[in-house]
Transfer RNA from a Candidatus Pacearchaeota archaeon, 73 nucleotides, folded computationally.
It matches the Rfam family "tRNA". Rfam classes the family as a transfer RNA.
It was read from a public genome assembly.
Lineage of the source: Archaea > Nanobdellati > Candidatus Pacearchaeota.
RNA sequence: GCCUCUAUAGCUCAGCGGUUAGAGCGCAGCAUUGGUAAUGCUGAGGUCCCGAGUUCAAUUCUCGGUAGAGGCU
Numbered sequence: 001g002c003c004u005c006u007a008u009a010g011c012u013c014a015g016c017g018g019u020u021a022g023a024g025c026g027c028a029g030c031a032u033u034g035g036u037a038a039u040g041c042u043g044a045g046g047u048c049c050c051g052a053g054u055u056c057a058a059u060u061c062u063c064g065g066u067a068g069a070g071g072c073u
Base pairs, nucleotide, nucleotide: 001072002071003070004069005068006067007066010025011024012023013022018056027043028042029041030040031039049065050064051063052062053061
């Protein structure tokens, strides 16, 4: 220098272009217990990496950038 993949909650990750963006773990509250742990219920928490484009509509498609991983020379 070139190619491929990845970027979504605090962490690990789902998410056919379609109207509320989700799960597990973690966190907070409540229940339960003599008290913890465990368990159950409820809740908070999101600039879907950044910019532009296509579209009635973009987390999703296209282009560019940034960061990370892998490969080739």